[in-house]
RNA sequence: UCUGAAACAAGGCAAACCCGUCGAAAGGCGGGGACGCAAAAUCACCGGCCUACCGGAGCGCAAUCCCGCGCGUCCCACGGCAGCGGAAUCACCAGG
Numbered sequence: 001u002c003u004g005a006a007a008c009a010a011g012g013c014a015a016a017c018c019c020g021u022c023g024a025a026a027g028g029c030g031g032g033g034a035c036g037c038a039a040a041a042u043c044a045c046c047g048g049c050c051u052a053c054c055g056g057a058g059c060g061c062a063a064u065c066c067c068g069c070g071c072g073u074c075c076c077a078c079g080g081c082a083g084c085g086g087a088a089u090c091a092c093c094a095g096g
Base pairs, nucleotide, nucleotide: 001096002095003094004093012037013036017032018031019030020029021028022027035083041089042088045086046085047084048081049080050079055075056074057073058071059070060069061068
């Protein structure tokens, strides 16, 4: 540095779901729990996906206007997902 069909050692991680907690949400974290995983380790750089507090638009109420109030509506990542793919970084065992 490449490969991983099978086997070995140390073993590792933990989906759904439940409880607690943080968050507007998506989701995160801790505990329980195992569907699976040889990178299910790290990292939001590229694509993809999720969410939409704030903000913008639209509509309605009210109104001379501004301000204001409301919404099963639309847009928006500055929020997320690494167990969706790619890039990057590091790593156990075995073999070449």
Molecule: c-di-GMP-I riboswitch aptamer
Organism: Sulfuritalea sp.